Predicted 3D model of an 85-nucleotide RNA (transfer RNA) from an uncultured Clostridia bacterium.
Its Rfam family is "tRNA". It is annotated as a transfer RNA.
It was read from a public genome assembly.
Model confidence (mean pLDDT): 80 of 100.
RNA sequence: GCAGAUGUGGCGGAACUGGCAGACGCACAGGACUUAAAAUCCUGCGGUUGAAUAAACCGUGUGGGUCCGACUCCCACCAUCUGCA
Numbered sequence: 001g002c003a004g005a006u007g008u009g010g011c012g013g014a015a016c017u018g019g020c021a022g023a024c025g026c027a028c029a030g031g032a033c034u035u036a037a038a039a040u041c042c043u044g045c046g047g048u049u050g051a052a053u054a055a056a057c058c059g060u061g062u063g064g065g066u067c068c069g070a071c072u073c074c075c076a077c078c079a080u081c082u083g084c085a
Base pairs, nucleotide, nucleotide: 001084002083003082004081005080006079007078010026011025012024019068028044029043030042031041032040046058047057048056049055061077062076063075064074065073
């Protein structure tokens, strides 16, 4: 230099033919149980504004595009990995 793969919460990892983004697990927080703890069970857990668990808006590596609608399709770029030279 060329080609390919991958990039989603704090971490791992799903999301089917483009149709509610974040299933499931781990971690963490609160509660139950216990003399106390561990284990187990229940609930919660992206960001901003907000008194708020309301409501609104934003959020899939970054920036654009197509589309009624994009993690998914297209373009450019960035990072990591693999192969070729």